[in-house]
Molecule: transfer RNA
Organism: bovine gut metagenome
RNA sequence: CGGUAGCUCAGUUGGACAGAGCGAUGGUUUCCUAAACCGUAGGUCGCAGGUUCGAACCCUGUCCG
Numbered sequence: 001c002g003g004u005a006g007c008u009c010a011g012u013u014g015g016a017c018a019g020a021g022c023g024a025u026g027g028u029u030u031c032c033u034a035a036a037c038c039g040u041a042g043g044u045c046g047c048a049g050g051u052u053c054g055a056a057c058c059c060u061g062u063c064c065g
C1' cells in the first nucleotide's frame, strides 16, 4: 500500500436499493454454431468490535498478500 460478484476492478469531504466490464445462465434470431440484441442470477465490501440517526468509507484490534 492492497483485500468489494466466479475473474479484473471502480466507488473513500459518511446518506437511502453497493456498481461496471468479462464470465455464467434464460430468451429472440439461425438449419446448427457463433455473433448481435433483450433479460436473470450472483456480494456478511478479509474478519471482529467501536463511533454515528446512518459506515465499503471514520477509529481500534486482527488475518492474508
Stems, first nucleotide, its partner, number of pairs: 001065003006022004015053001024040005046062005